[in-house]
RNA sequence: GCAAUGUAAUGGGGGCGCUUUGCACGUGCAAGGCUGAGAAGUACCCCUUGAACCUGCUCCGGAUAAUGCCGGCGAAGGAAAUUACGCCCGAGUGUUG
Numbered sequence: 001g002c003a004a005u006g007u008a009a010u011g012g013g014g015g016c017g018c019u020u021u022g023c024a025c026g027u028g029c030a031a032g033g034c035u036g037a038g039a040a041g042u043a044c045c046c047c048u049u050g051a052a053c054c055u056g057c058u059c060c061g062g063a064u065a066a067u068g069c070c071g072g073c074g075a076a077g078g079a080a081a082u083u084a085c086g087c088c089c090g091a092g093u094g095u096u097g
Stems, first nucleotide, its partner, number of pairs: 001087002006085005011047004016041001017034007053078003059072004
């Protein structure tokens, strides 16, 4: 000087919808389209400083090809954590060679 709503380690929590075509035909598989961080990824998001996610919700309004797409409900209720403190640059002093 940099970082502090931080970094690292370990551990934990969570969601995965709508739709087109083809094949299949106990509703699946494959390839596309929409939103999104993520729509089954060795990924993504979140862990009390908690809108990750769940409930209310088969809710209300708007939009859309359609949807948990957007807004409201709403800082309403619930919801998963501990430990460690590092990195770079410069100066002075001492010691050794």
Molecule: TPP riboswitch aptamer (THI element)
Organism: uncultured Planctomycetota bacterium